[in-house]
RNA sequence: GUUUGAUCCUGGCUCAGGACGAACGCUGGCGGCGUGCCUAACACAUGCAAGUCGCGGGAGAAAGUCUCUUCGGAGACGAGUAGACCGGCGGACGGGUGAGUAACGCGUGAGUGAUCUACCCUCUGGUGGGGGACAACCGUCGGAAACGGCGGCUAAUACCGCAUACAGCGGCGGGCUUUCGGGCCGGUCGUGAAAGCUGGCCUCUUCCUUAAGCCAGCGCCGGGGGAUGAGCUCGCGUUCUAUCAGCUUGUUGGUGAGGUAAGGGCUCACCAAGGCGAUGACGGGUAGCUGACGUGAGAGCGUGGUCAGCCACACUGGGACUGAGACACGGCCCAGACUCCUACGGGAGGCAGCAGUGGGGAAUCUUGCACAAUGGGGGCAACCCUGAUGCAGCGACGCCGCGUGUGGGAGGAAGGCCUUCGGGUUGUAAACCACUGUCGGGUGGGACGAGCCGGGUGUCGUCCAAGAGGCGGCGCCUCCGACGGUACCACCCAUAGGAAGCUCCGGCUAACUCCGUGCCAGCAGCCGCGGUAAAACGGAGGGAGCAAGCGUUGUCCGGAAUUACUGGGCGUACAGAGCGCGUAGGCGGCCAGGUAAGUCGUAUGUGAAAGGCCCGGGCUCAACCCGGGCAUGCCAUGCGAUACUGCUUGGCUAGAGGCCGGCAGGGGCCAGUGUAAUUCCCGGUGUAGCGGUGGAAUGCGUAGAUAUCGGGAGGAACACCAGCGGCGAAGGCGACUGGCUGGGCCGGACCUGACGCUGCAGCGCGAAAGCGUGGGGAUCAAACAGGAUUAGAUACCCUGGUAGUCCACGCCGUAAACGAUGGGCACUAGAUGUUGGGAGGUCUUGGGCCUCUCAGUGUCGCAGCUAACGCAUUAAGUGCCCCGCCUGGGGAUUACGGCCGCAAGGCUGAAACUCAAAGGAAUUGACGGGGGCCCGCACAACCGGUGGAGCAUGUGGUUUAAUUCGAAGCAACGCGAAGAACCUUACCAGGGCUUGACAUGCUGGUGGUAGGGGCCUGGAAACAGGCCGUGACCCUUCGGGGAGCCAGCACAGGUGCUGCAUGGCUGUCGUCAGCUCGUGUCGUGAGAUGUUGGGUUAAGUCCCGCAACGAGCGGAACCCUCGCCCGUAGUUGCCAGCGGGUCAUGCCGGGGACUCUACGGGGACUGCCGGCGGCAAGCCGGAGGAAGGAGAGGACGACGUCAAGUCAUCAUGGCCCUUAUGCCCUGGGCGACACACGUGCUACAAUGGCCGGUACAAAGGGCGGCGAUCCCGCGAGGGUGAGCGAAUCCCAAAAAGCCGGUCGUAGUUCGGAUUGCAGUCUGCAACCCGACUGCAUGAAGGCGGAAUCGGUAGUAAUCGUGGGUCAGCCAUACCACGGUGAAUUCGUUCCCGGGCCUUGUACACACCGCCCGUCAAGCGAUGGAAGCUGGGGUUACCCGAAGUCGGUGACCCAACCUUCGGGAGGGAGCCGCCGAAGGUAAGCCCAGUGACUGGCGCUAAGUCGUAACAAGGUAGCCGUACGG
Repeated sequence: GUUUGAUCCUGGCUCAGGACGAACGCUGGCGGCGUGCCUAACACAUGCAAGUCGCGGGAGAAAGUCUCUUCGGAGACGAGUAGACCGGCGGACGGGUGAGUAACGCGUGAGUGAUCUACCCUCUGGUGGGGGACAACCGUCGGAAACGGCGGCUAAUACCGCAUACAGCGGCGGGCUUUCGGGCCGGUCGUGAAAGCUGGCCUCUUCCUUAAGCCAGCGCCGGGGGAUGAGCUCGCGUUCUAUCAGCUUGUUGGUGAGGUAAGGGCUCACCAAGGCGAUGACGGGUAGCUGACGUGAGAGCGUGGUCAGCCACACUGGGACUGAGACACGGCCCAGACUCCUACGGGAGGCAGCAGUGGGGAAUCUUGCACAAUGGGGGCAACCCUGAUGCAGCGACGCCGCGUGUGGGAGGAAGGCCUUCGGGUUGUAAACCACUGUCGGGUGGGACGAGCCGGGUGUCGUCCAAGAGGCGGCGCCUCCGACGGUACCACCCAUAGGAAGCUCCGGCUAACUCCGUGCCAGCAGCCGCGGUAAAACGGAGGGAGCAAGCGUUGUCCGGAAUUACUGGGCGUACAGAGCGCGUAGGCGGCCAGGUAAGUCGUAUGUGAAAGGCCCGGGCUCAACCCGGGCAUGCCAUGCGAUACUGCUUGGCUAGAGGCCGGCAGGGGCCAGUGUAAUUCCCGGUGUAGCGGUGGAAUGCGUAGAUAUCGGGAGGAACACCAGCGGCGAAGGCGACUGGCUGGGCCGGACCUGACGCUGCAGCGCGAAAGCGUGGGGAUCAAACAGGAUUAGAUACCCUGGUAGUCCACGCCGUAAACGAUGGGCACUAGAUGUUGGGAGGUCUUGGGCCUCUCAGUGUCGCAGCUAACGCAUUAAGUGCCCCGCCUGGGGAUUACGGCCGCAAGGCUGAAACUCAAAGGAAUUGACGGGGGCCCGCACAACCGGUGGAGCAUGUGGUUUAAUUCGAAGCAACGCGAAGAACCUUACCAGGGCUUGACAUGCUGGUGGUAGGGGCCUGGAAACAGGCCGUGACCCUUCGGGGAGCCAGCACAGGUGCUGCAUGGCUGUCGUCAGCUCGUGUCGUGAGAUGUUGGGUUAAGUCCCGCAACGAGCGGAACCCUCGCCCGUAGUUGCCAGCGGGUCAUGCCGGGGACUCUACGGGGACUGCCGGCGGCAAGCCGGAGGAAGGAGAGGACGACGUCAAGUCAUCAUGGCCCUUAUGCCCUGGGCGACACACGUGCUACAAUGGCCGGUACAAAGGGCGGCGAUCCCGCGAGGGUGAGCGAAUCCCAAAAAGCCGGUCGUAGUUCGGAUUGCAGUCUGCAACCCGACUGCAUGAAGGCGGAAUCGGUAGUAAUCGUGGGUCAGCCAUACCACGGUGAAUUCGUUCCCGGGCCUUGUACACACCGCCCGUCAAGCGAUGGAAGCUGGGGUUACCCGAAGUCGGUGACCCAACCUUCGGGAGGGAGCCGCCGAAGGUAAGCCCAGUGACUGGCGCUAAGUCGUAACAAGGUAGCCGUACGG
C1' cells in the first nucleotide's frame, strides 16, 4: 500500500533498509586491498607439489676434452661427479576437500591415582668386546612389459649374541608420605643397553708415522625432569520428525582371561537378567562443528565461503605392515567399478595438492615467476627440496580512493520538445575567453622489503696442555630481490586534449508533457494500467536518482508484536477439549531452627589468535595493515551473604477433610401401581356421508362408516401442579408407592494438621440417529406408494405406510454436546426479583412483615475492560497457579499412515496447487413475497374512451439506387416536423465546379474595371465557350490609391464521427417534502444528534418535548389570470337621463351613471362564536361575506438520480475528408407495402340523420394581407373592389340549442371508405405526390377478446370558434377560446408510485442485487490402482579375498648354545575363528512410472434448475439415517 460506499478491528499478501563466494542485461577510465567450482566427493591428458644426508656404508659411470696408439684401443681429466643401492631422519607435517558423521564429532569446563610422546631443552650415567649376513655389483635364467627366480662377492651409524648397568622392569619384603588404585627411600633375586663419524693436536702413553691416544664437534645407549604433541574419560550445550513408541543378546552387570601406550563388554569363557525410553529411547530426514559472519534497538533469526581451531575423508569397500606417531592423499595387500598398456600370458593407475582438460552448470581464474622474504624437511655446514609461501596474471566479483576539468560567459545562439502562438524549456548548458594539469601517455631518476647465512677482517669470551682447532658474542667490509625498472619522485614533454553510463518518473516513492497504439501490442513488486485524448504500453523532449557503475533475478535478516523469553491471543474475527475421575509433572498456607542446592557478592583460573569496539600508529587519505586496551561463558574452584525458593527438623489452624444436628430436591438404579387420550376389537343407537385442503383429490363408508353409548385389549406418554423454579460434572432428569444409592446446603466448632489446586498419558460417563441379539409395537413416522401443486415437483400440502420410536443386554462416541465463555483461589460500588437454610426484630401468634447472613439462580447498573457489540461479585474487571487450543482463505470435518469400530464411521491429520483476500463489529444507504404510520384518480365508485371497423398520422419491419438522420419502457412512436410537389433536403442516380456558395490576410496582375442588359453555340439545368453594346462607387497633392475583378498562396467548407470528451438547453423521479450547513455535544471512527419522539398540516406546515442552538436550499408567501367592491379615465367601447334623426340601427348632439376597457386600490386573517384538543398548534361546526380555511387556475421544479436526450438548433475539444465526406444542378427519394404496434378522426345511429326557420359567445388574425358590396357559377370559385395597419373595417356563419317537418330499426334517408367522371384554386410545375367542388359509386362497421387509458367541477362528456406554420396543403395534429354541462368517492384490504419511523441483510454498478450444485469445454497439480523400474537399509543362510590372531608346522633356516647328532629360536606351508565384496531367501522403507479411476483448483460472456442471503417466498443451522 492492499478486504469496505465509508469505518474500526482482525488478518494475510506486498514494498521501502541492510547483506552476498553470486549470476544475468546494458555500460565500462585508473589504482590499492581483498576475493573467485556454492553444481558432478564426476572423470582426468601433461608438468610440477617430499625429499635430504658422501661428516653412516660399499660400489661407481658417460658425454666431452687432452695425451698416447700396433690403430683394435689405452691412459689422464671429467669424478669418487651423475645415477642407483644399503643405512639414517623426514614422507603421520605442510597443502586439499566436506562425502560421511546427530556422535564425547564439535564447543566449554574438568579428570587421567588408567596413558604415550621422535626431534628439542635440562640433569645424570654409559658408549666394552665379538659375530653372521643382505642389497648394490657379477654370472645365469624367465618375461612383450611391469618385474622376477637362482647362484656368487661385500661394507656399515644395517642385523645378532656376550659383558656391564644405579634409579628402569618383574617377583618377594620394609619404611616415610599423600588429595589414599599415588609419590619417595632402602633391601634381595631375576631381567634389560649402545655406533660410530669428522676435524685438530702431540701434553700424557705408544713411537716417528699411521694407528692408538688426547682435544673439539656431531652422534649413539640407560635413566630422572621439562617442553610440545597425542590417546582415553566425565558434567553441560549442540537440527527436524511421534503420520517413528517401544528398543536391546555383547545386550546390562559380575568373575577370570586376552588385548592395548592406557581404563573399558574392547575381545573371549562362564554366571546373573539386566540396560534404555514421553526430560522422547529406537527409527527416519537433514547436517561437518566452532571462533565467527550477515541482520536486528535488543532478545533473537539466518549462515559456517575466505582466515583460524578441531574433526572426518583421500576412486569405492575391507585390511593390516612399518613407525615415537598412521590403519597412512602423492606407502603396501585384497575385493569392486572405471581408465590405460599388452606380444592376450599379464600388467599399470587414482589431482577432494598447484596449474590445466573434458563434463555438469546461471556461474567461478594462469598448464605464470621465485625460493628474495616467512615457514617446513634433511644436513656440522655450504646447501638442496618446498605449486606451503611470497609475488605476478585473469574477472567491476566485493570494499575503498581518484578522474572524466575549473572560473567567466545572455543576443538567453542554433537545433530539439512543448505551446493558450504571447511564449516556455533544454540553459551558463554550448560556442567563446581565461586558467589548471590529478589519472592515463612519454622521458628521466628510482626504493623500503635484507635480517641472516657464507666469505674477509678486527676483537672479546669459552673448551683445551695448546697461540691447532672448535663453539659463542660484538664491530667493519663484502655477497644475496621473484615482485621489478614496480611503488614513489619530477613540477620535465604534450594537450581539455583519451575517459559516462544505467535505472526510474500512476500511488506506495523523488521525478510530466507530446506523439503513437486502441482490452491490440504490451506493462506489472502489491494495488492495478491498456476497449480513441493513457503522466501506468512504445518512442521523444524534459525531469528524478545513483554513478564506473546501474538495474534484474536468487538467498538471508529486518520491517513481522506475523510463533509474542523480552513481546500475542482464544464470547461473536483462527483458537476452551462434550463432561468428569485421576497418575506423572507444574504450582502451593502461618511460625521458628538448621542447611546453603537455587539466588546474590567477591577472588582465582580459564574463555587461543584473528574478528568486533575504544585509543594510538603505518601506507598522501580510505579500504587495508600494526600495537595497546576493553569486552565476551547457563564455565570451574575457593571464600562470603541468607531476604526469597528448595531441602530438613519442630510447631500452628485461617486451606482441605472428618464428626454431630438439621434441610431442600423431576440426582441415579430397580420393582410395583394408577390415569386422561389415541388406536383396535365386540355389542347397542343411528344414516349418508365422513375425512381432508388454499381449493381439491387419493382414502374410508349402505358388507352401515363418521357421530354417539356400553364393554374389552394393548402400547406409549404422564395434562393441571409448572415458575428466567429445583437437581446433576456434562449429556440430561417431570404420574404415584416402596427398596437401594450419589452429591449439595445450613448450623455447631469436637477431631486430623497442609492431608491442597491443576492435570500430559490413562480410565469412565456421554442427546439423537445408527448397529447386533431377543422382545414389544398404540401413536408418530425416514424410506416407499398414491393424490394434488407445478414448466417440471424424485419437495413443501393431503391420504396411507415400513424400519425406527419402547424394553433388556452389548456396541457406536458424535452434535450449533452453546453461556459458541476450561478449572481453582483471592480482591474490586450498588439496586431489585427469586430458591434452600440460619439468626434477630415486630404484629391481630396463624400466617405474615422488616432487617442481617450463608449457598444457589435471574434482571439492571458504576468503575474497569472491549474493535465494537457488549461483560460487569455467576466478569469478558484486577491478580496468581495449572491444563487445552490458535497462527490468512480455499484445497481439507480431505489424502496417505496409524489406532479404534461388526458396520456406518470416529480420532489423529498433511502436501501439491490456487487466491489478495477470507473475516468480526458497527455506519450510511438500497432492498424485502418484514412491521407500523401516511399520501396520490393508486385502487375502489362513477362517466367516457382505446383494444374490433374504415381512414389519418407516427413507428417497427420489409423493400429500395435512395426510401436521409435522430428519438426507444414509464420519460421513443400526430416526437424533433408550428406545413417534404421543386425548394426545404441532410438521402439516391446522373451532369458539373475546385481559393470554391461564404470569411480574413498576403503576393502578382487588371484600370473603362466591377456590376447590369441583350444575343449566339452545346446542354435538362448547372455549367462550358463566344459576341455586342451599356457602365458606376470612395479618397486624392490629380501622379495615383482603394474597393471590385482575374491568377496564385495561406485558408474556406463538412447535417462527416464521438451527447461515453463538453457548454447550453430539456425530459424524469416530482409540486414528491424533502436535501443540507455552522457551532456545540456524543462516538477511536465511518457517523450520529439537530431532521427522532407526541400532536398537526397540502407541506421538515406549525405547536409541544428534547444536547442541542441556529441557519441555508426547497415548501409557503411575494408575481400573473379569473371571481366581488371602490377610485381614476372615457375612444374606436357604452347609452340610463336630455335633445335631434331614421323603416330600422349610439346614427348624431351630448352624457360619465351602467356594461366594458385598463391602470390603481380594497377584500380573507381561523379575524369572530361554539365544540374538540394539552391553557398549544390545529381540527369540526356556525355567523357574516362575492369568496372561506391554500377561493379557482397559471408561472415557479431543492440536494440529486438516470454516463437519460440533443455534436442535425447553437456553441465547442479531439479525430477524419480536401478536384471531395466541400459546392452547384436536373430528376428521383423522404409518400414504397405481405405485415405489426402507438396516437387520433369518423362511425356503427332515433338523446339520432336529413330539411326549413330562429337565438346567444369568447379569444384571435389581417397590407405581397383580411377583403365588404354587387354580378356570374349548383358548387369549389371567378369578376368587381368599398372599408380597414383595425375596441372603428374585414375574416364572421358560431355550433350544439330552440321551433317545425321527415325518416321508423332497416347495413337503413345510419356510415362514409373506395372508385369513376367533370371541375375550382394555389403554384415555374399538382405523374410519382396538393387541397377543395359537383355528379356518380357506396366498402368495413350493428358498440368491439385478453387487456388497457383519461377524468373529482364549470371537471368529464358534448358543441362549435380562432391562431401559428403556410404560395398551397395532406391539420382528424398542436396551441388557444368560449357554449351546453353531469355522475361518483363506502373506504385504504389489494395493484402502481411516493414520504417518515423501525427491523433483517451474505445487497453497495445497491433485488433487473447476490449466489449454489450437477453437467459440458480447456488447463494444472494431486490421491487410488493390476503392475513395472530404481534406491535404502534389515534378518537368516551360502561362498569367502587380503589380513591380524590362534593352532600346526613331517618342509625350510646365517648369527646363540652344542657332546656337531642336534637344540633354542624363526619361517614357508596347511588348518581354524573373524572377515569385505558377492550370492540365495524373506519381508520392510523411500522414490519414479502406470491402462484405468476419484475428487480438487483455475479459466469475460455454455446447459439445467433456485438451495442460501430480506419471514429468500417450506426460518436457517448442527449431528445422524435413508432416498434422489